[in-house]
Molecule: SAM riboswitch aptamer (S box leader)
Organism: Rossellomorea marisflavi
RNA sequence: UUCUUAUCACGAGAGGUGGAGGGAUUUGGCCCUUUGAUACCUCGGCAGCGGGCUCACUUGAGCACUGUGCCAACUCCAACAGGCGGAUGCCUGAGAGAUGAGAA
Numbered sequence: 001u002u003c004u005u006a007u008c009a010c011g012a013g014a015g016g017u018g019g020a021g022g023g024a025u026u027u028g029g030c031c032c033u034u035u036g037a038u039a040c041c042u043c044g045g046c047a048g049c050g051g052g053c054u055c056a057c058u059u060g061a062g063c064a065c066u067g068u069g070c071c072a073a074c075u076c077c078a079a080c081a082g083g084c085g086g087a088u089g090c091c092u093g094a095g096a097g098a099u100g101a102g103a104a
Base pairs, nucleotide, nucleotide: 001104002103003102004101005100006099007098008097013043014042015041016040017039021032022031023030026079027078028077029076044071045070046069049067050066051065052063053062054061055060075096080093081092082091083090084089
């Protein structure tokens, strides 16, 4: 990097560095940001995907030791297809993306 598969509801911030954009990509919207964002580091936390341990053993439940992940907004919203609606809009699915696990 590609393929397969599961999930994308909920949840979880302080300090430091730094100094201008950022929210994956394009467009539109909306939002965050000099009251210092995004990013990075430290500590803390959330979650429970893989390993481990405990209980049950049909599947599961728990712990949070370990490998990841995550800690504004539904994956911030829409875009493509379908359905409902008088309409703003709402619902379902696809696509794209993110994360875990497995494989090449």